Record summary:
A computed fold for a 505-nucleotide part of an RNA from an uncultured bacterium, annotated as small-subunit ribosomal RNA, 5' domain. The prediction has a mean pLDDT of 87. RNAcentral holds the full RNA, with entries from ENA and SILVA.
[in-house]
Context: one part of a larger RNA
């Protein structure tokens, strides 16, 4: 010197930071992913009209269908010694929803099924059977710029020939409507979609080089193991998986085996070399009660989806269900320790939505703690050879001390009154917040302590003890004069902190 720090004492304000390092322990209640009515069917309530069946038409409702997000934002480090991570390279061996440039296109059908209605079961979760109905849901069929798979040659490229242009044959395969506005009621324009296909961004997968822990009191390790062949899988290579055939790889430049351990940009430290660290904040990984698994999708083997098993908490009518804070407050434990069950969606951001909008414990601020780091303040000038008081004295006397009291001044900050933002890049909207800032009045007024004083180390005497009490970082101190214990004056260092402990350099 540094610390996500605690623990003793003390505490006056601001800025900007940080705050479960321990049980990846169990959780009460809220809240954290919803949204679109301009996809679409019914609910509900006007309103026009009617030949009273019914027709149009507004508005609402997210209850079903149905698009899109729920793979992002949050949270924590459990496991992992790994191509996990860092850098540097490949992918002739991949994917890619929104999005953004471009081509070409959006003909014409069918079926069903939730929402409803009738009924049945069931405590409850929540299920079955009948009927009947929409769509941007589902399934054929049409057409095919390119596409995609076979043959054919050609031309440029590759050197793991699964590449790329250009042609010819043959075969495969697309869609969906809403809304607005205008109509000669046929339809057109406009706009948000829809499908194919070529390209871009960004984002993901996979291979490799090379780097970063300890142990030999771990020396031998492997059977899908190393290679081939052929298949299967995937978006994609591959012993990834599977038949079969060969008997191979690894290792002392440390295999395997044990132990530790998220990794980086960075952080302390130090003159550097180096050690030693990975909390906030950034990237990247990995996890979501423990274990498995695959579904859906452009993306998940998916923190608030879904099955199974298991451990535990609940309900229950005992057949049976229901949960998963390692979001954001919060409670219990666990510990030496770590906050509010606070306001807002004003900003930035993110998701539906043409758009108003609606979510949004991301985020933006506030609150709690001196935990950290700066800043400021607790007054300023003048005041006696110098009170009182304490301490000491060789009794004269020194010492606290300009300290105080008194005199004059100031108002940072504080306390009252008054004004009162910027943040909001067109208008409208401001949780912070009557905050900050400005002005006025008031009064020195509220607002200093912790630790040391034997040598290393800056500061010393009295009194009390008498190897006791009791200090102590080392070396020692303390048995009758102790600058070392204990208190008192004094003095010293530091300051709203001052000590001690813990770990690191």
């Nucleotide at each position: 010197g540094a610390u996500u720090a605690a623990c003793g004492c003390u505490g006056g304000c601001g800025g900007c930071g940080u705050g479960c390092c321990u049980a990846a322990u169990g959780c009460u209640u809220g809240c954290a992913a919803g949204u679109c009515g301009g996809a679409c069917g019914g609910g509900c309530c006007g309103c026009c009209u009617u030949u009273c069946g019914g027709g149009g038409u507004g508005g609402u409702c997210a209850c079903g269908u149905g698009g899109c997000g729920g793979a992002c934002g949050g949270g924590u480090g459990a496991g992992g010694a790994g191509c996990a991570c860092g850098u540097g390279g490949g992918c002739a061996a991949g994917c890619u929803g929104c999005c953004c440039g471009g081509g070409c296109g959006u003909g014409g059908g069918g079926g069903g099924u939730a929402g409803c209605c009738c009924u049945c079961g069931g405590a409850a979760a929540c299920g079955g059977g009948g009927g009947g109905u929409a769509a941007u849901u589902c399934c054929g069929c049409a057409u095919g710029u390119g596409c995609u798979g076979g043959c054919g040659g050609g031309c440029c490229g590759a050197g793991u020939g699964g590449g790329g242009c250009a042609c010819g044959c043959c075969a495969g395969g697309a869609a969906a409507g809403g809304c607005u506005u205008c109509u000669u009621c046929g339809g057109a324009a406009g706009u948000c979609g829809c499908g194919c296909c070529c390209g871009g961004a960004g984002g993901c997968g996979c291979c490799u080089g090379c780097g970063g822990c300890c142990g030999a009191u771990u020396a031998g390790c492997u059977g899908g193991u190393u290679g081939g062949c052929g298949g299967g899988g995937u978006a994609a290579c591959g012993g990834c998986c599977c038949a079969c055939c060969a008997a191979g790889g690894c290792g002392g430049u440390g295999a395997u085996c044990g132990g530790u351990a998220g990794c980086u940009g960075g952080u302390c430290u130090g003159a550097g070399a180096g050690g030693a660290c990975g909390g906030c904040c950034a990237g990247c990984c990995a996890c979501a009660c423990g274990g498995g698994g695959a579904c859906u999708g452009a993306g998940a083997c998916a923190c608030g989806g879904c099955c199974c098993c298991g451990a535990c908490u609940c309900c229950u009518a005992c057949g049976g269900g229901a949960g998963g804070c390692a979001g954001c407050a919060g409670c219990a434990a666990g510990g030496a320790a770590u906050u509010u069950u606070c306001c807002g969606c004003a900003a930035u951001g993110g998701g539906c939505g043409a758009a108003a909008g609606c979510c949004u414990g991301a985020c933006g601020g506030a609150g709690c703690a001196a935990c950290g780091c700066c800043g400021c303040g607790u007054g300023g000038g003048g005041g006696a050879g110098g009170a009182c008081g304490c301490c000491u004295u060789u009794c004269g006397g020194g010492g606290u001390g300009u300290a105080a009291a008194c005199c004059c001044c100031u108002u940072u900050u504080c306390u009252c009154g008054g004004g009162g933002a910027c943040g909001a890049c067109g208008a409208c909207c401001g949780a912070c917040g009557g905050u900050a800032c400005c002005c006025g009045a008031g009064g020195a007024a509220g607002a200093a302590g912790g630790c040391c004083c034997g040598g290393c180390u800056a500061a010393c005497u009295a009194c009390g003890u008498g190897c006791c009490a009791g200090c102590a970082g080392c070396c020692g101190c303390g048995g009758u004069a102790a600058u070392a214990c204990g208190u008192a004056g004094g003095g010293g260092c530091c300051g709203a902190g001052c000590g001690u402990u813990g770990u690191c350099c």